[in-house]
RNA sequence: GUGGGAGGCGAGUGAGGAUCGCGGCGCUCCAUGCGGGCGUCGAGGAAAGUCCGAGCUCCGCAGGGCAGGGUGCCGGCUAACGGCCGGGGGUCGAGAGGCCACGGAAAGUGCAACAGAAAGCAGACCGCCGAUGACCCGCGAGGGCACAGGCAAGGGUGAAACGGUGCGGUAAGAGCGCACCGCGCGGCUGGCGACAGACGCGGCAUGGCAAACCCCACCCGGAGCAAGGCCAAGCAGGGACGAGGGGCGGCCCGCCCCGUCAUCAGUCCCGGGUCGGCUGCACGAGGCCGGCGGCAACGUCGGUCCCAGAGAAAUGAUCCUCCCCCGGGAACGGGGACAGAACUCGGCUUAUUCGCCUCCUUCGAUC
RNA sequence: GGCCCUGUAGCUCAGCCGGUAGAGCGGCGGGUUGAAGAUCCGCGCGUCGGGGGUUCGACUCCCUCCGGGGCCG
Numbered sequence: 001g002u003g004g005g006a007g008g009c010g011a012g013u014g015a016g017g018a019u020c021g022c023g024g025c026g027c028u029c030c031a032u033g034c035g036g037g038c039g040u041c042g043a044g045g046a047a048a049g050u051c052c053g054a055g056c057u058c059c060g061c062a063g064g065g066c067a068g069g070g071u072g073c074c075g076g077c078u079a080a081c082g083g084c085c086g087g088g089g090g091u092c093g094a095g096a097g098g099c100c101a102c103g104g105a106a107a108g109u110g111c112a113a114c115a116g117a118a119a120g121c122a123g124a125c126c127g128c129c130g131a132u133g134a135c136c137c138g139c140g141a142g143g144g145c146a147c148a149g150g151c152a153a154g155g156g157u158g159a160a161a162c163g164g165u166g167c168g169g170u171a172a173g174a175g176c177g178c179a180c181c182g183c184g185c186g187g188c189u190g191g192c193g194a195c196a197g198a199c200g201c202g203g204c205a206u207g208g209c210a211a212a213c214c215c216c217a218c219c220c221g222g223a224g225c226a227a228g229g230c231c232a233a234g235c236a237g238g239g240a241c242g243a244g245g246g247g248c249g250g251c252c253c254g255c256c257c258c259g260u261c262a263u264c265a266g267u268c269c270c271g272g273g274u275c276g277g278c279u280g281c282a283c284g285a286g287g288c289c290g291g292c293g294g295c296a297a298c299g300u301c302g303g304u305c306c307c308a309g310a311g312a313a314a315u316g317a318u319c320c321u322c323c324c325c326c327g328g329g330a331a332c333g334g335g336g337a338c339a340g341a342a343c344u345c346g347g348c349u350u351a352u353u354c355g356c357c358u359c360c361u362u363c364g365a366u367c
Numbered sequence: 368g369g370c371c372c373u374g375u376a377g378c379u380c381a382g383c384c385g386g387u388a389g390a391g392c393g394g395c396g397g398g399u400u401g402a403a404g405a406u407c408c409g410c411g412c413g414u415c416g417g418g419g420g421u422u423c424g425a426c427u428c429c430c431u432c433c434g435g436g437g438c439c440g
Base pairs, nucleotide, nucleotide: 001363003361004360005359006358007357008356009355010354011353014322015321016320017319018318019317020316022042023041024040025039026038027037028036029035030033044338048349049348051347052346053345054344055343056224057223058222059221068220069219070218071217072216073087074086075085076084077083088102089100090099091098092097103215104214108213109212110209111208125155126154127151128150129149132148133147135144136143137142163181164180165179166178167177168176182204183202184201185200186199188197189196190195228279229278230277231276237270238269239268240267241266242264244258245257246256247255248254286305287304288303289302290301291300292299293298323336324335325334326333327332368439369438370437371436372435373434374433377392378391379390380389386423393412394410395409396408397407398406416432417431418430419429420428
């Protein structure tokens, strides 16, 4: 230089300026009202999907079990997790590296369409053989036929055909025998462990599917901030008092309405609680910087900061200059993703544009 | 904001402990009729909402995304 791999960061309608606004909080002014002024804060890496896990709240609950659901190699991290980190094994890649729901198929039940001879304690279509026993020929040695029968090496079917390769062996064959590989069993060594290594034994018994039922181990009570808590007009109810009470703009007269001994006007009190209001609700498993421990996830210590929040409603608009990309000789033109809080966190997944940085690797050249 | 259900032919629905997708109505072609209706015969018109995985094989099992509907003050 080139092609590739892994990880991270910033966020693009971004920076600066001008004008005009919006929501929360604090202070302040007077002309006290849906008022003005000043200050400060005001979307994201996914705020999304609501797929997991928790905090919090209410209900349920002695303890244990059943049912149901989830997870599933090993070790660690964490409040917890189906998440993350490190490792093992498998698989793909030349490599850096990627991907993996990766317990059990000799506990049991089940499934395998079509094709095929045979599909689960296998089976023989083509084929090979026909040593042995029949049959035929031959005096005989022997030959023929392919009847009984033997075989599973080769062909063919299938996603899958009961270890693989080679040598020996045989009538032909076959773990029938041997060597290596695979598989299983046993103890040994290393490792916390998953597992790995070497050794001995076994002639192969034990094919696949558990994101089929199931078995084993571990985990899980249910609902959700529209949870829940507090205050509380009006109407109805209960209790006490009760002869007056209310309206006609303030007072008097007057007029009108309701009531006058309990089935009652009015006043006060009570509990539950509707409209409505407040709270939960913004200091938290918190952010940033640094030290220490750890390979890492992470933990711990010190310093520092306060950082949206509702009415399910704010977080914006216009202009100028600059920035990035594309087209163009230039002037100039076009474009700058996905998306937007609603109780709060930790993850996962999905959507998405542009730029930058670090490390590793292949190939080529040069030193 | 939270919690559930559902998606198969043009329409309404079956099929779901895996084996290659059907029914009714509609549509099209033909017979019958002078013509039409009714009736008879024939025809499936389908990415099983999209993608990925498990499996020899997926409408069916698992994961993820998309659309539609309902409930909670």

About this RNA:
Two RNAs folded together computationally: RNase P RNA and transfer RNA, 440 nucleotides in total. The coordinates come from a structure-prediction model, not an experiment, and the mean pLDDT is 79. It holds a member of the Rfam family "Bacterial RNase P class A". Rfam classes the family as a ribozyme.